[in-house]
């Protein structure tokens, strides 16, 4: 940095610090009745692995493994040992752009931009 997917559901305690924090303007929260980090335990979740059961297939196609035959997986469910992540408010909400709705109305979608996982 670039591809996808997913981002209104869910999940806190305790110990150390000691003032800013919630990306990033606005706003609105959250904070000395200790937030935010760190750290140690829970826990949440099914991205990634793995295990189990079904469907489909047993051609061709893609992927990984081995390189000779040839075996896995590709879709759904469902568990969570293990890699991660997450555990105030929808990604807090809006503000930018582009379509649409609507003016007793101040929304909806999609991009962007951010997080996350997977892979290049």
């Nucleotide at each position: 940095u670039c591809u996808c997917a997913u981002c209104a559901a869910g999940a806190g305690g305790a110990g150390c610090u000691g003032a800013g924090g919630g990306a990033a303007c606005g706003g609105c929260c959250c904070g000395a009745c200790g937030a935010c980090g760190c750290u140690c335990c829970a826990g949440c979740a099914a991205c990634c692995c793995c295990c189990c059961g079904g469907a489909a297939a047993u051609c061709a196609c893609g992927c990984c493994a081995a390189u000779g035959c040839u075996g896995g997986c590709g879709c759904c469910g469902g568990g969570c040992a293990g890699g991660u992540g997450c555990u105030a408010a929808u990604g807090c909400c809006g503000a930018u752009c582009a379509g649409c709705a609507a003016u007793c109305a101040c929304g909806c979608u999609g991009a962007g931009c951010g997080a996350u996982g997977a892979g290049g």
Annotation
A computed fold for a 120-nucleotide RNA from a soil metagenome, annotated as SAM riboswitch aptamer (S box leader). RNAcentral holds the sequence, with entries from MGnify. The prediction has a mean pLDDT of 77.